[in-house]
A computed fold for a 146-nucleotide RNA from Bacillus smithii, annotated as FMN riboswitch aptamer (RFN element).
RNA sequence: AUGUUCCUUCGGGGCAGGGUGAAAUUCCCGACCGGCGGUGAUGAACAUGAUGUUCAAAGCCCGUGACCCGUGCGCCUUUUCGGUGUACGGUGGAUUUGGUGAAAUUCCAAAGCCGACAGUGAAAGUCUGGAUGGGAGAAGGAGGAA
Numbered sequence: 001a002u003g004u005u006c007c008u009u010c011g012g013g014g015c016a017g018g019g020u021g022a023a024a025u026u027c028c029c030g031a032c033c034g035g036c037g038g039u040g041a042u043g044a045a046c047a048u049g050a051u052g053u054u055c056a057a058a059g060c061c062c063g064u065g066a067c068c069c070g071u072g073c074g075c076c077u078u079u080u081c082g083g084u085g086u087a088c089g090g091u092g093g094a095u096u097u098g099g100u101g102a103a104a105u106u107c108c109a110a111a112g113c114c115g116a117c118a119g120u121g122a123a124a125g126u127c128u129g130g131a132u133g134g135g136a137g138a139a140g141g142a143g144g145a146a
Base pairs, nucleotide, nucleotide: 004143005142006141007140008139009138010137017029018028019027031126032125033115034114035064036063037062038061042056043055044054045053046052047051059113060112068090069089070088071087072086073085074084075083076082095111096110097109098108099107117129118128119127
């Protein structure tokens, strides 16, 4: 340093201002937000003879998580229905133009676009709820082995 087992902690943001209305943070004008890993020509810090190391860096490029659906297995239930845990599978949104360049859907500029389910006096990315949950993963620690 790599792989491996276990433990602990951490692990999602956002309608200002206005219009209509009996009623809307749900409609309309407008405002605001962008999980995690990868890639990355950019930036920062440190060291160096060359250069290297570390950190940060894409909502719409690739993958992935939450939600929803299904199947197998375990548990609860006399059984069914149903509930619950776990594994696997499925579904699952969105970008162009110009510039620079050897090279960019990542940089610079501009204009666009997208956003689970349930609830609601009225249709929700932003309110309330499942959720003091789960979770991609991140950091730290311990163990034993090559």
Taxonomically the source falls in Bacillus (Bacteria, Bacillota, Caryophanales, Bacillaceae). The prediction has a mean pLDDT of 78.